[in-house]
A computed fold for a 76-nucleotide RNA from a Candidatus Aerophobota bacterium, annotated as c-di-GMP-I riboswitch aptamer. It matches the Rfam family "c-di-GMP-I riboswitch aptamer". Rfam describes the family as follows. GEMM was predicted in a large-scale screen for bacterial structured RNA regulatory elements. Its family is annotated with cyclic-di-GMP binding in the Gene Ontology. Of the family's consensus pairs, 100% are formed in the model. The coordinates come from a structure-prediction model, not an experiment, and the mean pLDDT is 85.
RNA sequence: AACCGAUAAAGGCAAACUGUUCGAAAGAAUAGGGCGCAAAGCCACAGGUCUUAUUAAUGGUAGCUGGGCCACCGAA
Numbered sequence: 001a002a003c004c005g006a007u008a009a010a011g012g013c014a015a016a017c018u019g020u021u022c023g024a025a026a027g028a029a030u031a032g033g034g035c036g037c038a039a040a041g042c043c044a045c046a047g048g049u050c051u052u053a054u055u056a057a058u059g060g061u062a063g064c065u066g067g068g069c070c071a072c073c074g075a076a
Stems, first nucleotide, its partner, number of pairs: 004074002012037002017032006035063001041069003045066003048061003
């Protein structure tokens, strides 16, 4: 350094639900909340999936799978 992930240490994120806002919708942001997560950090590239006001389309989901990039700690 890489692989790996512990009854370790320091921390981090935040499901459902509720309030407010945006959106046609899926859903997103924010506050509370905590199901869980060793990348539940970031990226819509491929697949899947959700939505589609609509002539066409668009949009979402990274906490669905694969892939890419960055990254705390250091037992076996």